Model confidence (mean pLDDT): 76 of 100. This is a predicted structure of an 89-nucleotide RNA (Glycine riboswitch aptamer) from Sedimenticola sp. Lineage of the source: Bacteria > Gammaproteobacteria > Chromatiales > Sedimenticolaceae > Sedimenticola. It matches the Rfam family "Glycine riboswitch aptamer". From the family's description: This family represents the bacterial glycine riboswitch.

RNA sequence: AAGAGGCUCCCGGGAGAGACCGGCCCCACCGGCGCCGAAGGCGCAAUUCCGCCCGGAAUCGCUCAGGCAAAAGGACCGGCGAGCCUGUC
Numbered sequence: 001a002a003g004a005g006g007c008u009c010c011c012g013g014g015a016g017a018g019a020c021c022g023g024c025c026c027c028a029c030c031g032g033c034g035c036c037g038a039a040g041g042c043g044c045a046a047u048u049c050c051g052c053c054c055g056g057a058a059u060c061g062c063u064c065a066g067g068c069a070a071a072a073g074g075a076c077c078g079g080c081g082a083g084c085c086u087g088u089c
Base pairs, nucleotide, nucleotide: 002088004086005085006084007083008082009081010079011078012077013076018033020032021031022030023029034068035067036066040064041062042061043060047058048057049056050055
């Protein structure tokens, strides 16, 4: 000096499913019925991937947690964005 990767932050995008019923004046909370998967968590029976097995992982499965107007949150995607870190030449 160039370029790559990782983490945090910032900016933009970002789905699904009840403005359900009862108690309560409303919210919150409690109870009931119905649903959703894309924070997090758990699992490998099915699917897919790591060439096969084993083993592992997932945007797959479960729905513990969370959520079901808007707002907020939101996996993930993008940025000649900011900072820090680690290799390579």